[in-house]
């Protein structure tokens, strides 16, 4: 300098000051709760309750195991991300495809409540079109 992601800026005050820290406000972004209408049956019990945040879901092969389940491995896969002024979009290329969180509970949902604003990485960066600054 830039990148993924909602994760950004402002303000009072503690304190003589201060880019720290610590209470709190506020503006923006973000998700979640929630009527009637609509749409659905839906839970328990034996095998697996459901549900959310994310792009991260599915499938098939191989081993564990008392297994239709779970766990690991492996090869694809819905999907997402990069490329340097910004946005579309074309070829080729490189990578992700985890996690985590409610706690028996919630379709959508206007009023209205309630919540976060964190982490993490990159080192000269392919080529072409349209449109813009």
């Nucleotide at each position: 300098u830039g990148c993924c992601g909602a994760a950004u800026c402002c303000c009072u005050g503690g304190u003589c000051g201060g880019a720290a820290c610590c209470a709190g406000g506020g503006a923006g972004c973000c998700g979640g709760g929630g009527a009637c209408c609509c749409a659905g049956g839906u839970u328990u019990g034996g095998u697996c309750g459901g549900g959310g945040c994310g792009a991260a879901u599915c499938u098939c092969g191989c081993g564990g195991u008392g297994g239709u389940g779970c766990c690991g491995c492996g090869a694809g896969u819905a999907g997402c991300g990069c490329a340097a002024c910004u946005c579309u979009u074309u070829c080729a290329g490189c990578g992700c495809g985890a996690g985590c969180c409610c706690g028996u509970c919630a379709g959508c949902u206007a009023a209205c409540c309630c919540g976060g604003c964190a982490g993490g990485c990159c080192u000269u960066a392919g080529a072409g079109a349209g449109a813009g600054a």
c-di-AMP riboswitch aptamer (ydaO/yuaA leader) from a soil metagenome, 133 nucleotides, folded computationally.
The sequence is in RNAcentral, with records from MGnify.
It matches the Rfam family "c-di-AMP riboswitch aptamer (ydaO/yuaA leader)". Gene Ontology terms of the family: regulation of gene expression and cyclic-di-AMP binding.